[in-house]
RNA sequence: ACCCGACUGGGCGGGUAUAAAUAGCCGUCAAGCCCAGUGCGUUACCCACUCAAAGAGUGGGUAGGUCGGA
Repeated sequence: ACCCGACUGGGCGGGUAUAAAUAGCCGUCAAGCCCAGUGCGUUACCCACUCAAAGAGUGGGUAGGUCGGA
C1' cells in the first nucleotide's frame, strides 16, 4: 500500500496474492468482531409450487435484528 472478517462509514483484528482465520476484550445467543445505518446471510411463522411415507426443496410475505459485564 492493498485484500479479508455480509454491505456503506469509522474502530478492532488478520493476511501478502490468497480469502481464509483458533484473530477480532470476556461470557452468552440462531443472531454473523464492535458502533450507526441497511436487512445480504440467518431464525420463527404463514402462503404458493415440486417431489413425497415421514419430510425435504424452491419462491414470496410478516416479524426479530443477540444479550450481559469490563

Record summary
Pistol ribozyme, 70 nucleotides, folded computationally. The sequence is in RNAcentral, with records from ZWD. Of the family's consensus pairs, 100% are formed in the model.